[in-house]
Context: one part of a larger RNA
RNA sequence: CGUUGAUUCUUGAGGAGAUCUGGUUCUAGUACGAGAGGACCGAAUUGGACUAACCUCUGGUCUGGGGGCUGUACCGCCAGGUGCAUCGCCCCGUAGCUAUGUUGGGAACGGAUAACCGCUGAAAGCAUCUAAGCGGGAAGCCAACUCCAAGAUUAGGAAUCGUUUGAGAUUCGUGAGAGAUGAUCACGUUGAUAGGCGCUAGGUGGAAGCACAGUAAUGUGUUGAGCCGAGGCGUACUAAUUCAUCGACAG
Numbered sequence: 001c002g003u004u005g006a007u008u009c010u011u012g013a014g015g016a017g018a019u020c021u022g023g024u025u026c027u028a029g030u031a032c033g034a035g036a037g038g039a040c041c042g043a044a045u046u047g048g049a050c051u052a053a054c055c056u057c058u059g060g061u062c063u064g065g066g067g068g069c070u071g072u073a074c075c076g077c078c079a080g081g082u083g084c085a086u087c088g089c090c091c092c093g094u095a096g097c098u099a100u101g102u103u104g105g106g107a108a109c110g111g112a113u114a115a116c117c118g119c120u121g122a123a124a125g126c127a128u129c130u131a132a133g134c135g136g137g138a139a140g141c142c143a144a145c146u147c148c149a150a151g152a153u154u155a156g157g158a159a160u161c162g163u164u165u166g167a168g169a170u171u172c173g174u175g176a177g178a179g180a181u182g183a184u185c186a187c188g189u190u191g192a193u194a195g196g197c198g199c200u201a202g203g204u205g206g207a208a209g210c211a212c213a214g215u216a217a218u219g220u221g222u223u224g225a226g227c228c229g230a231g232g233c234g235u236a237c238u239a240a241u242u243c244a245u246c247g248a249c250a251g
Stems, first nucleotide, its partner, number of pairs: 001151001005161006014148004020048007032037001050105005058099004065092005070085006110142002116136004168246003172188005193239003196235005202228003209222005
């Protein structure tokens, strides 16, 4: 820009992806074979590689968070803290992101076939799978499975709304299941969109102060404390105000 205004839901022409394979057990020590050995067919189970999603578990990371430690400066001093020192160093660690972790997948069925195996059958009184005709037959082909998909310009279909009684969209704002920016998605008071606040899964690991014991370092009690809580639930306290812009046959 087109698809004759818009919203939602769709069909699927076409395209892309996937398509792998080992071991073990049973059938069965059966068929076969003098024995040694040892099946087809079929059933079950367990792996490898590859691949998708996810974070319950196992781990990793986690410059949000909690704790420990050192030097120094400051908060007048003690105590307690804060800044800086690679996040100062160290030990843990939520959300998120992750693999080595977890779960799933390559299954079944059908069609036309290849080599090949056949039926009927002449040319050629026989024979012959082939010449007419009819079957079987592969991890391969076409479907089937997953995803994209009407710029499929052949631009499809349905429902609903609207054409001056203005459908719908945008700008703008609050944001994240999104993200470099656009875009996408959620929400905008008829509101839980974000922040705050309350509670909390969870993290750290036993705050400060005080009391007691000890000469003291320190320990014990108050106390699973205090602090945090990117997650969850709730709650209009704050901010999502108002205005505005675009917008469609009476052809």
Notes
Model confidence (mean pLDDT): 88 of 100. A computed fold for a 251-nucleotide part of an RNA from a Candidatus Kaiserbacteria bacterium, annotated as large-subunit ribosomal RNA, domain VI. NCBI's taxonomy places the organism under Bacteria, Bacteria candidate phyla, Candidatus Kaiseribacteriota. Its Rfam family is "Bacterial large subunit ribosomal RNA". Rfam links the family to the GO terms structural constituent of ribosome and ribosome. It was read from a public genome assembly.